Annotation
c-di-GMP-I riboswitch aptamer from a Bacillota bacterium, 91 nucleotides, folded computationally. It was read from a public genome assembly, where an Rfam model found it. Rfam family: c-di-GMP-I riboswitch aptamer. Rfam describes the family as follows. GEMM was predicted in a large-scale screen for bacterial structured RNA regulatory elements.
């Protein structure tokens, strides 16, 4: 110095919930708040999961739907894995 690992120390992040806001929704952002997290830092690359506006099909039907199903190009990195960067240094 690097890798594994995670005692100590200095710190960091921030679940649920509440308020505001954006969105069709999932969910995101800001404030409060802490369940927890050694990557709970970044990245939708692979898988998985969530939503279904638009679209397609069915039903209904003169028109009309608040109906049902499918579907991601939308979303979740605090679901798992990959990639990138990173604080400290006991056993």
């Nucleotide at each position: 110095u690097u890798u594994c690992c995670g005692a100590a120390a200095a710190g960091g992040c921030a679940a649920a919930c509440c308020c505001g806001u954006c969105g069709a929704a999932a969910g995101g952002c800001g404030g409060g708040g802490a369940c927890g997290c050694a990557a709970a830092g970044c990245u939708a690359c692979g898988g998985a999961u969530c939503u279904a506006a638009a679209g397609u099909g069915a039903c209904g039907c003169g028109c009309a739907g608040u109906u049902c199903a499918c579907c991601a190009g939308g979303a979740u990195c605090g679901c798992c894995g990959g990639g990138c960067c990173g604080c400290c240094g006991a056993a």